A computed fold for a 75-nucleotide RNA from a Minisyncoccota bacterium, annotated as transfer RNA. Rfam family: tRNA. Rfam describes the family as follows. Transfer RNA (tRNA) molecules are approximately 80 nucleotides in length. Rfam links the family to the GO term triplet codon-amino acid adaptor activity. The sequence is in RNAcentral, with records from ENA.
[in-house]
RNA sequence: UCUCCGAUAGCUCAGCGGCAGAGCAGGAAGCUGUUAACUUCAAGGUCCUAGGUUCGAAUCCUAGUCGGAGAGCCA
Numbered sequence: 001u002c003u004c005c006g007a008u009a010g011c012u013c014a015g016c017g018g019c020a021g022a023g024c025a026g027g028a029a030g031c032u033g034u035u036a037a038c039u040u041c042a043a044g045g046u047c048c049u050a051g052g053u054u055c056g057a058a059u060c061c062u063a064g065u066c067g068g069a070g071a072g073c074c075a
Stems, first nucleotide, its partner, number of pairs: 001071007010024004018055001027041004048064005
């Protein structure tokens, strides 16, 4: 320098044009003599950034940032 993959809740990940979700963690309540386990409930998001396309973008396009993999160069 080139190519490909990834970036979404505190963590691990789904969602691939039409109201942003699950599991775990954390919080509250129930249960229990207490804890754990179990059950229920609530909360938690600038979908990496900036533009573009579209009636509508996490999703499609462009540029960039960061991480990973591969290739090239190394007189």